This is a predicted structure of a 94-nucleotide RNA (Glycine riboswitch aptamer) from a soil metagenome. The model forms 80% of the base pairs in the Rfam consensus.

[in-house]
RNA sequence: CCCCGCGGGAGAGUCUGGCCGCCUUGGCAACAAGAGCGGCAGCGCCGAAGGAGCAACCGCCCCAGGAAACUCUCAGGCAAACGGACCGCGGGGG
Numbered sequence: 001c002c003c004c005g006c007g008g009g010a011g012a013g014u015c016u017g018g019c020c021g022c023c024u025u026g027g028c029a030a031c032a033a034g035a036g037c038g039g040c041a042g043c044g045c046c047g048a049a050g051g052a053g054c055a056a057c058c059g060c061c062c063c064a065g066g067a068a069a070c071u072c073u074c075a076g077g078c079a080a081a082c083g084g085a086c087c088g089c090g091g092g093g094g
Base pairs, nucleotide, nucleotide: 001093002092003091004090005089006088007087008086013043015042016041018040019039020038021037022036023034024033025032026031044078045077046076050074051072052071053070057066058065
């Protein structure tokens, strides 16, 4: 330095109800209604996967080069779950 396991681990709308689908109820049917779920879209927002940018700094004769938890928000995310930089412990490899 890398990998695995365990534990901890934040932020921001479970917005709109607009469209489609599923589902439920009524109905001969066409259709209608709607508790919920999923997808699409819209607007608003978050930054701690990843990515990108600048810079203190390192480096250098000069140039090249490295470089953040800062910045951007492409991606990702905004109930729970999942994910999650980083921290601690244990194990393995170079």